c-di-GMP-I-GGC riboswitch aptamer from a Bacillota bacterium, 89 nucleotides, folded computationally. The coordinates come from a structure-prediction model, not an experiment, and the mean pLDDT is 88. Of the family's consensus pairs, 100% are formed in the model. It matches the Rfam family "c-di-GMP-I-GGC riboswitch aptamer". Rfam links the family to the GO term cyclic-di-GMP binding. NCBI's taxonomy places the organism under Bacteria, Bacillati, Bacillota.

[in-house]
RNA sequence: AUCGAUAAUGGCAAACUUGCCGAAAGGCAAGGACGCAAAGUUACAGACCUAAAACCAGUGAUCUGGUCAUGGUGGCUGAACCGCCGAAA
Repeated sequence: AUCGAUAAUGGCAAACUUGCCGAAAGGCAAGGACGCAAAGUUACAGACCUAAAACCAGUGAUCUGGUCAUGGUGGCUGAACCGCCGAAA
């Protein structure tokens, strides 16, 4: 360095519930633990979610349908940066 124990010290926290923010996806806080050796940080590439605004179509229409990220997910994968411990190999 790779790697990763039924090790040690610690850490994070899915679903769900409550409150707040948001058009939504989702986020934040508290409770709660399914899991996690990067479940630490960053939306750069891919993937996925949403569609307010905009555009297009229809409509008598403030309505309906479609397209679309400039909005998100780092607990989807890759990448970049940073980092605790040390059995076996």